A computed fold for a 383-nucleotide RNA from a Candidatus Sulfomarinibacteraceae bacterium, annotated as Bacterial RNase P class A.
RNA sequence: UGGAGGAGGCGGGCAUCCGCUGCGUCCCACACCAGGACGGAGAGGAAGGUCCGGACUCCCGACGAGCGGCACGCCGGGUAACGCCCGGCCGCGGCAACGCGAGGGAAAGUGCCACAGAGAGCAGACCACCCCCGGGUCGGCCGGGGGCAAGGGUGAAAGGGUGCGGUAAGAGCGCACCGCCUCGCCGGUGACGGCGAGGGCACGGUAAACCCCGUGCGGAGCAAGGCCGAAUAGGGGGGCCGAGGGUUGCUCGUCCCCGCCGCCCGCAGCAGCGGGCGAGGUCCCCGGGUUGGCCGCUGGAGCCUCGCGGUGACGCGAGGUCGAGAGGAAUGGGUGCCGCCCUCUGCAGGGUACAGAAUCCGGCCUACAGCCUCCUCCGGCCG
Repeated sequence: UGGAGGAGGCGGGCAUCCGCUGCGUCCCACACCAGGACGGAGAGGAAGGUCCGGACUCCCGACGAGCGGCACGCCGGGUAACGCCCGGCCGCGGCAACGCGAGGGAAAGUGCCACAGAGAGCAGACCACCCCCGGGUCGGCCGGGGGCAAGGGUGAAAGGGUGCGGUAAGAGCGCACCGCCUCGCCGGUGACGGCGAGGGCACGGUAAACCCCGUGCGGAGCAAGGCCGAAUAGGGGGGCCGAGGGUUGCUCGUCCCCGCCGCCCGCAGCAGCGGGCGAGGUCCCCGGGUUGGCCGCUGGAGCCUCGCGGUGACGCGAGGUCGAGAGGAAUGGGUGCCGCCCUCUGCAGGGUACAGAAUCCGGCCUACAGCCUCCUCCGGCCG
């Protein structure tokens, strides 16, 4: 100096004017509301998509088991938790820095493997190669029988690869190396790696196909939910139960809670039994009224700085700090100066992204004008 890889950060600033939403103090004789004055605060790195994980709240009476369903899946760690993060292993890509990987099981079972091809699963012989026999126009031909699976061809995939030997031609047929399988030893917490011995090699692929194994999971969500006020007729219809009923996938178990009442008919000597109707319980549908206020609500797995431990994610300790809380929803607009980018010799002109809280956190993913910092790799040139 050129190209590339990785990690992190910023994402307008200042002043002034007019507005908006909360808060604090004061005034309005006291208290509240309203009003007024002053002061101070008021969107983000993603507030977004609502895709995961939680906190919190309610639901089914509580808990448990089985089945089903869904999600996840190399190893170790982090975390409140996770499908997230960190560090490693293995595979693939890249000269490299580095990047990517739903990365358990295919010698439990089942299914599938299109097209092409002779043959796609305990396979197969189309062309070619080799041997024998016969014919023959004696050519490298034709016909028949047999051997083989190295070569060609098909395919995503054809029952290890390279080489030497061997053979009529060939073939793990034999041998060496690589690969594979089994066993042993060593290193590592582990995924896994290394070494040695034995075995000619058996075992195709696919599980984001069923399935098997392991782990986790109840449902709904702040319009959750609670209180007050207002309003009203607690209205109408239907299903089931009616002596049993009650849990938001289904079933079962233990405990718990509520209930076991009335009328009529029939049988019967009574006790009682059977049937019907209802009270009651429960579920669904339709209709009417009110649709105001307060709480939940923002101080929390919070943020900043420093120190310590750890390769790191992160943890521990000390000190400091309080940074929106609206609710059909405030956070807006104007002017001036400066910054940055583009055009331009200049004057000057234009532009300044993506996007806006909605109960709150931890992540992931997506969008983003213009910039900044650090580290690393591969080149070129100079000393």
The organism belongs to Candidatus Sulfomarinibacteraceae, within Bacteria.